Model confidence (mean pLDDT): 81 of 100. Large-subunit ribosomal RNA, domain I from a Planctomycetota bacterium, 531 nucleotides, folded computationally. The RNAcentral record of the full RNA draws on ENA. Lineage of the source: Bacteria > Pseudomonadati > Planctomycetota.
[in-house]
Context: one part of a larger RNA
RNA sequence: GGCGCAUGGGGGAUGUCUUGGCGUCAAAAGGCGAUGAAGGGCGUGGAAGGCUGCGAAAAGCCUGGGGGAGCUGUCAAACGAGCUUUGAUCCCGGGAUUCCCGAAUUGGCUUGCACUGAAUCCAUAGGUGCGAGUGGCAAACCAGGCCAACUGAAACAUCUAAGUAGCCUGUGGAAAAGAAAGAAAAAUCGAUUCCGUCAGUAGCGGCGAGCGAAAGCGGAUCUAGCCCAAACCAACGAGGUUUUCCUCGGUGGGGUUGUAGGGCCUCUCAUUGUGGAGUUACAAAACCAGUCAGUAGUCGAAGCGGAUGGAAAGCCGCACCAAAGAGGGUGACAGUCCCGUAGGCGACAUUGAUCUGGACUCCCGAGGGGUACCUGAGUAAGUCGGGUCACGUGGAACCCCGACUGAAUCUACGGGGACCAUCCCGUAAGGCUAAAUACUCUUUGACGACCGAUAGCAAACUCAGUAGAGCGAUCGAAAGAUGAGAAGAACCCCGUCGAGGGGAGGAAUGUGAACCUGAAACCAUGCGCUU
Repeated sequence: GGCGCAUGGGGGAUGUCUUGGCGUCAAAAGGCGAUGAAGGGCGUGGAAGGCUGCGAAAAGCCUGGGGGAGCUGUCAAACGAGCUUUGAUCCCGGGAUUCCCGAAUUGGCUUGCACUGAAUCCAUAGGUGCGAGUGGCAAACCAGGCCAACUGAAACAUCUAAGUAGCCUGUGGAAAAGAAAGAAAAAUCGAUUCCGUCAGUAGCGGCGAGCGAAAGCGGAUCUAGCCCAAACCAACGAGGUUUUCCUCGGUGGGGUUGUAGGGCCUCUCAUUGUGGAGUUACAAAACCAGUCAGUAGUCGAAGCGGAUGGAAAGCCGCACCAAAGAGGGUGACAGUCCCGUAGGCGACAUUGAUCUGGACUCCCGAGGGGUACCUGAGUAAGUCGGGUCACGUGGAACCCCGACUGAAUCUACGGGGACCAUCCCGUAAGGCUAAAUACUCUUUGACGACCGAUAGCAAACUCAGUAGAGCGAUCGAAAGAUGAGAAGAACCCCGUCGAGGGGAGGAAUGUGAACCUGAAACCAUGCGCUU
């Protein structure tokens, strides 16, 4: 020096655990904000700091309810000073207070009214005052506007990625869409949305890569359908003037559709009652009471003994409850010890919902004949240029936009994938509309062939979006476990009044705070063998 064994050091793997995460389901909620938000700063305690709470009325004030013996949040113990059965602390509802910054506002914008008032007579612009609204923040979902590239095509240009990412605007708890100028081809269906299927089909496509329907059928939902404009009538107002007239305006009545409907004229019949409807559309508000639910709670069955042990819930013996043997805790594994669980009960106040009732509000005709008055115009359509439709210009309809043109008026007009005819379907150029659907910053409950500290959120530690890095946008950690209980080692000894160690004590001490278990690397000591 090497090897082996043993004993230690070192290190923090492994095992076990879980306070924290992740996901799913159900229900709720889906906003907060000029009555000043979100987010911060600074304060606030007997007490220095952090967290939490709160705001100069400052870990709190007032009040209604719950609850019932202790309390003055936590890291974090002690002390001090106090409170409390005249009901504190604590929990729920309502109210008060709520410093400074921050949309941050003594402002901007929009709008109503009044006054004033130029060029310029009236007027208008402008100005002034008062009032109302808006603004900012917030995770996704939704609608609209703008709109890439990498990539794929094994290169690349049409194409794809993709109308995606991203940016902007706006609304809502959902949004959007929506009561056929539809889909079809059977003399059929009957608003919209979503799911399954149709179907990777029909098609589109440097017919490459790829893109990719619809009808129909089966479901979800659904007591879902409605309102204007116009014709016509009335009163009112303004203007014209050939003042018993004409035009215009807003208002009220009327009226709302495709087997056309309505108006007007005329004829016939009918009528208000124990009628019908309603607050999400259909006209439009708000209110009261009850009911149910939420926001604190409350009652809640049944076990003892023995041995072992530090400790019994494990073992042994004999019992009991069960609409409760889910789960958690308790000194080892507990239906009967504790919290709970099954099952009942409960609200002064406040919030929400539906239903019921009250009160309130609104509504109440049909047919026959005639007439040809109305039924959404710079619209539909066309041409050119684009876009969107699964559809890349294609035979390319339909739909939308820009430019230029530009109809018809029910014997009408649009569509049925060029176009024409026949036939069929529908009635554009105004508007509203619940549900089925999408999402989760958030709350509650339940669950998991989800993780278990290099995992799971970046973050189990709460002093983590911290320490730290960067001019900045931004990037971004590490770090859990003594023990049943601190009982956290009185006292003695060595030592520098150290560090550390030895006794003692204490279930165990090889649980001693650098603390459960304590692997390997690496280091040391002793012994053996060997060069």